[in-house]
RNA sequence: ACGUCGGUAGCGCAAUUGGCAGAGCAGCGGUCUCCAAAACCGCAGGUUGCAGGUUCGAGGCCUGCCCGACGUG
Numbered sequence: 001a002c003g004u005c006g007g008u009a010g011c012g013c014a015a016u017u018g019g020c021a022g023a024g025c026a027g028c029g030g031u032c033u034c035c036a037a038a039a040c041c042g043c044a045g046g047u048u049g050c051a052g053g054u055u056c057g058a059g060g061c062c063u064g065c066c067c068g069a070c071g072u073g
Stems, first nucleotide, its partner, number of pairs: 001072007010025002013022001019056001027043005049065005
């Protein structure tokens, strides 16, 4: 330099054919307990890497750029 894959909550990840952005762990509150852990119930947490474009509507499509992994030279 080129090619492929990826970037979504604090973390590892989903989101079907373009149609309400989600669950788990972690966090916070509660129930339980002598106290705690475990278990159970609930709550909060998002500029979907950045900037444009297409569309009634984009996490998903198109263009450029940034970052990471792998490959080719």